Bacterial RNase P class A from Ramlibacter sp., 366 nucleotides, folded computationally. Its mean pLDDT, the model's own confidence on a scale to 100, is 75. Taxonomically the source falls in Ramlibacter (Bacteria, Pseudomonadota, Burkholderiales, Comamonadaceae). It is recorded under the gene name rnpB.
RNA sequence: GAAGCUCGCCAGGCCGCCGCUGGUGCAAGUGCCGAAAGGCCGCACUGGAGGAACGUCCGGACUGCACAGGGCAGCGUAGCAGGUAACACCUGUCCACCGCGAGGUGAGGAUUAGAGCAACAGAGACGAGUCCUCUGACGUCGCGGCGGCGAAAGCCGCCGCAAAGCCCUCUACGAGGGCGGUGUCAGAGGGGUGAAACGGGCAAUCUCUACGCGCAGCAAUACCAAAUAGGCCAGCGUUGACGUGGUCCCGCGGAGCUGGCGGGUAGGUAGCAUCGAGCCGGUGGCGUGAGUCCCGGCCCAGAAGAAUGGCGGUCACACGUGGGCAACCACGUGCACAAGAUCCGGCGUAUCGGCGAACUUCACAC
Numbered sequence: 001g002a003a004g005c006u007c008g009c010c011a012g013g014c015c016g017c018c019g020c021u022g023g024u025g026c027a028a029g030u031g032c033c034g035a036a037a038g039g040c041c042g043c044a045c046u047g048g049a050g051g052a053a054c055g056u057c058c059g060g061a062c063u064g065c066a067c068a069g070g071g072c073a074g075c076g077u078a079g080c081a082g083g084u085a086a087c088a089c090c091u092g093u094c095c096a097c098c099g100c101g102a103g104g105u106g107a108g109g110a111u112u113a114g115a116g117c118a119a120c121a122g123a124g125a126c127g128a129g130u131c132c133u134c135u136g137a138c139g140u141c142g143c144g145g146c147g148g149c150g151a152a153a154g155c156c157g158c159c160g161c162a163a164a165g166c167c168c169u170c171u172a173c174g175a176g177g178g179c180g181g182u183g184u185c186a187g188a189g190g191g192g193u194g195a196a197a198c199g200g201g202c203a204a205u206c207u208c209u210a211c212g213c214g215c216a217g218c219a220a221u222a223c224c225a226a227a228u229a230g231g232c233c234a235g236c237g238u239u240g241a242c243g244u245g246g247u248c249c250c251g252c253g254g255a256g257c258u259g260g261c262g263g264g265u266a267g268g269u270a271g272c273a274u275c276g277a278g279c280c281g282g283u284g285g286c287g288u289g290a291g292u293c294c295c296g297g298c299c300c301a302g303a304a305g306a307a308u309g310g311c312g313g314u315c316a317c318a319c320g321u322g323g324g325c326a327a328c329c330a331c332g333u334g335c336a337c338a339a340g341a342u343c344c345g346g347c348g349u350a351u352c353g354g355c356g357a358a359c360u361u362c363a364c365a366c
Stems, first nucleotide, its partner, number of pairs: 001362004006357005012315007020048007029041001031040003050337001054348002057346005062217004074213005079093005094108001095106004109208002114206002116202002131191002133188009142161008165179006221270004231261006242253005276299001278298005284293003317334007
């Protein structure tokens, strides 16, 4: 210098103007909305997104319901040890695989408990068996058709059925032996196919073993609580309550009227964000590390059609164009992925560009 690998960090800064939103304080009008509770309108001060706020995949806190204890089913996890509130996360380490290496990846228990599965090729693929060869035992070596020759017996040739012939000996219409062929059975070896051929593989197929899990989720849940309708109770009421009109005691209508209670809904408040698995700092202690303990400091968004935006200036960064020997200057453009919704710990995914540290390989120089 080039190419890598691992870890950590940033995610534009500052100023001005106009807005949005939480909190606190002050100030209000016989103000506005609403039946009410309550809310809205002004000014000042102050707080106001992220490394992933995202996906909602895993684990917890919290809340309600259920719950003597145990088991079954279901779901999940899986080397070993450790960390943690917990985890499927993290750390260390062993093993396997990938990489020259720094490093990376791994659902990494069990296949003599049982079942299931394996493309193509191959005779045969999870059930056992034999395509070829060799050895042994036993059996068998005929029959039929067509043609030719011949008076016939018979001989010769060809074809079909698994092969179906040749030789020798003898006491010769038959028997025995040898070579060879063929069939069945048994055994052995080899060739060939394939990832794998009575020997293995796959558990990310079921299964077995060990361990974990009660179910639902902030639209959880708790409290306050209208109007209207309906319910229950009490009192009064056809001997006229109640409503209504007037000439105020009469006309008309007339079966309900009044009060109380309770449940649910709209709506409101809490949950909910000042005190926790909290954040920052430490050349602190322990530990290889994840982490844990100690000391000091800090309080850090909280809505419910849902706030953090817009404009201008300037500086910085990147890219392009032009100028300049160069440092640099001018102009233009760009600055990602994406945003809370009960909270927290992880994992996964997205991301313009930039910075720092350790390490590896290669090349060159001394």